Context: one part of a larger RNA
RNA sequence: CUGGGCGUAAAGGGCAUGUAGGUUGUUUUUAAAGUUUUAAGUGAAAUCCCAAAGCCUAACUUUGGACAUGCUUAAAAAACUAAAAAACUUGAGUUUUUAAAGAGGAUAGUGGAAUUUUUAGUAUAGAGAUGAAAUUCGAUAUAAUAUUAAAAGGAACUUCGGAGGCGAAGGCGACUAUCACAUUGUAAACUGACACUGAAAUGCGAAAGCAUGGGUAGCAAAUAGGAUUAGAUACCCUAGUAGUCCAUUGCUGUCAACGAUGAAUGUUAAAUGUUAGAAAAAUUAAUAUAUAAAUUAUUAAUAGAAAUUUUUAAUGUUACAGCUAACGCGUGAAACAUUCCGCCUGGAGAUUACGGUCGCAAGGUUAAAACUC
Numbered sequence: 001c002u003g004g005g006c007g008u009a010a011a012g013g014g015c016a017u018g019u020a021g022g023u024u025g026u027u028u029u030u031a032a033a034g035u036u037u038u039a040a041g042u043g044a045a046a047u048c049c050c051a052a053a054g055c056c057u058a059a060c061u062u063u064g065g066a067c068a069u070g071c072u073u074a075a076a077a078a079a080c081u082a083a084a085a086a087a088c089u090u091g092a093g094u095u096u097u098u099a100a101a102g103a104g105g106a107u108a109g110u111g112g113a114a115u116u117u118u119u120a121g122u123a124u125a126g127a128g129a130u131g132a133a134a135u136u137c138g139a140u141a142u143a144a145u146a147u148u149a150a151a152a153g154g155a156a157c158u159u160c161g162g163a164g165g166c167g168a169a170g171g172c173g174a175c176u177a178u179c180a181c182a183u184u185g186u187a188a189a190c191u192g193a194c195a196c197u198g199a200a201a202u203g204c205g206a207a208a209g210c211a212u213g214g215g216u217a218g219c220a221a222a223u224a225g226g227a228u229u230a231g232a233u234a235c236c237c238u239a240g241u242a243g244u245c246c247a248u249u250g251c252u253g254u255c256a257a258c259g260a261u262g263a264a265u266g267u268u269a270a271a272u273g274u275u276a277g278a279a280a281a282a283u284u285a286a287u288a289u290a291u292a293a294a295u296u297a298u299u300a301a302u303a304g305a306a307a308u309u310u311u312u313a314a315u316g317u318u319a320c321a322g323c324u325a326a327c328g329c330g331u332g333a334a335a336c337a338u339u340c341c342g343c344c345u346g347g348a349g350a351u352u353a354c355g356g357u358c359g360c361a362a363g364g365u366u367a368a369a370a371c372u373c
Stems, first nucleotide, its partner, number of pairs: 004344003007327002012341001014204004021197003025088006033081002035077008049065006091194001092191005098185003105179006111157001116152007126137002165172002209251003212247003218244002223239004262340006270318011282302007322329002346373002355366004
C1' cells in the first nucleotide's frame, strides 16, 4: 500500500456556495470502445514444477513436457458500462391558483420598568457589607441611607416563554414601519435528467483580542485597599481601568464552533405527544330526480371553541427487528444498501521546531525528526 475504521477508544472539515473531478432515473434503436467467447501468432535460454535417462547413490548433468496472469491479429456475442440517435415522467426545476407559521436578516423610528447620577423638598444618625468584620459612604451642614417630584444618560428587553418557533452554521426574544430572502400545504400547467457530491477557490463565522473615531448607566480582567491564612500575588468584601455598546469603518478566523454523529438518495414493525397545515366526514341552505314522507345526486356557505378519521412537513419520548466492546442507537439510525468528500494508523516528543503562507500585532494555517517507552 491493501485490508480495517471515524457517537464515547486515534479519526467528520465550524458552516455554506460552487469549479475541476467522481457518480448517474425509465424505454427503444444503432454501432461495437470497454467487456465476454473461440482460433492463430508471439511471450529467448537458463531457473522453478512434473516425468524419464546418465555418472555406484546424492548433489549435479541431459532430454521431454508443463508453466509463462501479458501483447498482437482475425471471427463472433450484445446483457452491463461508455458513445450516437429518438422518446418518457416518477428525480430536479419553472410559472400560475389559493393558503400558512415564524426571536430568520438589514435599516429607521417609538416605548415602559429598573439601575446609576444630578437638582429640589421632607426627614435624622446612621447606612452599607459579611460566616464574623473591616476598608467604604454620612454625622450641624455643600445632611448620607430612606422617601416624594423633576431631569439626564447608557445598556438590556420582565410576564407571555414551552424538550415551542426560525436560520446553512455561528446564532436570533419589547413594539411599529420599510426593504429584500428562505420554508411549508393545496390545485393545475410546463421544461424533460437540467441531478448528487465536491479537491481548489470564494463567502459567512460565538466570545476574547487588535486599529481609527465616538460612547460609557450597570457589570468588570488588570490594579489598589480591607479581610481570611503559617503565607494568600486566590476564594469573600469595598473601590475600579481596559473591555462590554455604536460605526453604509476595517482586521483577526479560533471554541466542548457538540447531536463529540459529513452531505445526498432509497428500503425496513409499532405506540404516544407537540408545532404548522390540508382533506374527508358532519351541519345549514338552494336546486334536480322521485315521492305520502324519508332516502339519493349536484352546488354554495360554515366566525370562534370542542370532538372523530386520514394525511403532508417539522420536532420529541418509548420500543420490535437489526446493529454495537458495552453504554446505547433504533423510520432526521449508530439498521439494510448506493454515490461523493474529509479524516485516522501505538504513547510521549508535538495543536511543537524549521520552512512556506496569512496577519498591524496577538497569533492562525500547513507540518516533521532525533531521543525515548

Small-subunit ribosomal RNA, central domain from Herpochondria borealis, 373 nucleotides, folded computationally. The prediction has a mean pLDDT of 81. The full RNA is in RNAcentral, with records from SILVA.